This is a predicted structure of a 251-nucleotide part of an RNA (large-subunit ribosomal RNA, domain VI) from a Thermoplasmata archaeon. Its Rfam family is "Archaeal large subunit ribosomal RNA". For this family Rfam cites "Crystal structure of the ribosome at 5.5 A resolution" (Yusupov et al., Science, 2001). The organism belongs to Thermoplasmata, within Archaea.
[in-house]
Context: one part of a larger RNA
RNA sequence: UGCUUUGGCGUCUGAGGGGAAGGAGCCUUUAGUACGAGAGGAACGGGGCUUCGCGGCCUCUAGUCUAUCAGUUGUCCGGCAGGGCAAUGCUGAGCAGCCACGCCGUAGCGGAUAAGAGCUGAAAGCAUCUAAGCUCGAAGCCGCCCUCAAAACGAGACGCCUUAUGACACUCAUAAAUGAUGAGUUUGAUAGGACCGGGGUGUAAGUUAGAAGCUUCGGCGACUAAUUCAGCCCGCGGUUACUAACAGUCA
Numbered sequence: 001u002g003c004u005u006u007g008g009c010g011u012c013u014g015a016g017g018g019g020a021a022g023g024a025g026c027c028u029u030u031a032g033u034a035c036g037a038g039a040g041g042a043a044c045g046g047g048g049c050u051u052c053g054c055g056g057c058c059u060c061u062a063g064u065c066u067a068u069c070a071g072u073u074g075u076c077c078g079g080c081a082g083g084g085c086a087a088u089g090c091u092g093a094g095c096a097g098c099c100a101c102g103c104c105g106u107a108g109c110g111g112a113u114a115a116g117a118g119c120u121g122a123a124a125g126c127a128u129c130u131a132a133g134c135u136c137g138a139a140g141c142c143g144c145c146c147u148c149a150a151a152a153c154g155a156g157a158c159g160c161c162u163u164a165u166g167a168c169a170c171u172c173a174u175a176a177a178u179g180a181u182g183a184g185u186u187u188g189a190u191a192g193g194a195c196c197g198g199g200g201u202g203u204a205a206g207u208u209a210g211a212a213g214c215u216u217c218g219g220c221g222a223c224u225a226a227u228u229c230a231g232c233c234c235g236c237g238g239u240u241a242c243u244a245a246c247a248g249u250c251a
Stems, first nucleotide, its partner, number of pairs: 007161006016148004022052008035040001053106005061100001063098002068093005073086005095235001108144004116136004165251004170184004190244003193240005198234004206227005213220002
C1' cells in the first nucleotide's frame, strides 16, 4: 500500500510453509522359559538408567556479577571524616539478572504403501498372490504433536459497540538498535520516595576503656574491647498517593 469499501475491540478457521525432535547404548524382566538328546540358549512385550541432540527454566549446585559491601597500597583534596585517580588500582565476598557444569521434559498411535508374505481366483476344467477383488507389510511417505500463517489477489469467518476512534505527549517495563510491543495516566499502585519484609557485606563514624612500643618524660600511640548481628547498600516482594503521570496537541 492492498483486503474487509464504515471504524474500533475481541475470538477464531487454516490454504500453505518450517521441525529430526528425536537417535543410540546398557541393565533388568520375559527366562534358564521357547528351542535342544545334551552342551547351550533366544525373542515379542514391560520397567529402569546412561549418552548425544532438541526445547524450556534458575529452586538447588557452579560461573559471571565495571549494582553493592569490606580490606588494603601509592598519590591528591591542609588534618579527621568522606572522597577522586591509578585496568573496577589490587584483593575478599556477592543478591537480582544472564547462564551450564545445574534442574525439568523429550510416549507412541493411525492411514496409504515399497520389496516381500498371503487369501480367493480365472484366462488355461489343473495350477497360479493378479488379470477383477481382498488381507498384511519398513527407522521410509502422509497425519495426530510443536510452530509461523488471511498478502491464501478465491486477500476468509463469527461476536459486541454503532459514529464510536487513533496517534503524539506524560509515568514506565514482562518489551526494546530506531520503530514496534505491553502496563498505566488521579475512577491511579505506572515509576520514584517512605515504611515493613527479604537479601548482600560483616560490626560504621564518634565516644569510653585498655594497650605493644616510642619519648625531649610534657605526651604520642599501631592495635583491642564495648556501644554494635552494627553501619552502608539493594535492578526483589508487600503496604502507602508524599512526588511525577499535569497541561494539552494533531488527524